[in-house]
RNA sequence: GCCUUAUCCAGAGUGGCGGAGGGACCGGCCCUACGAUGCCACAACAACCACCUCGCUCGCCGGCGAGGCAGGUGCUAAAUCCGGGCAGCCAACGCUGCGAGAUAAGGG
Numbered sequence: 001g002c003c004u005u006a007u008c009c010a011g012a013g014u015g016g017c018g019g020a021g022g023g024a025c026c027g028g029c030c031c032u033a034c035g036a037u038g039c040c041a042c043a044a045c046a047a048c049c050a051c052c053u054c055g056c057u058c059g060c061c062g063g064c065g066a067g068g069c070a071g072g073u074g075c076u077a078a079a080u081c082c083g084g085g086c087a088g089c090c091a092a093c094g095c096u097g098c099g100a101g102a103u104a105a106g107g108g
Stems, first nucleotide, its partner, number of pairs: 002107007013042005021031003025084004043076001045074001048072002051068007080100001085098005
């Protein structure tokens, strides 16, 4: 990098290094020398997986649900910042689903 499944209107920052870009892409709109992006340290948030307990199902394995914990990830401007490409609905504004992207778990 590819495939599958789930989630994405909640939540959470300080310091050091460094010095001009960044918010995936395109358009918009924003952030940024009152120091962005990035890296490091510590902290926080969350709870996908792991682990523990309980309940239901169950011959077993397992499955589903609730709670706990915080080991592996993730994350800490703005709804994934908003829109985009396709389809459906609508008089219009707009709404819904898919797609795109991100993350987790699994797979060849």

Description
The RNA shown here (SAM riboswitch aptamer (S box leader)) has 108 nucleotides and comes from uncultured Chthonomonas sp. The source organism's lineage runs through Bacteria, Bacillati, Chthonomonadia, Chthonomonadales and Chthonomonas.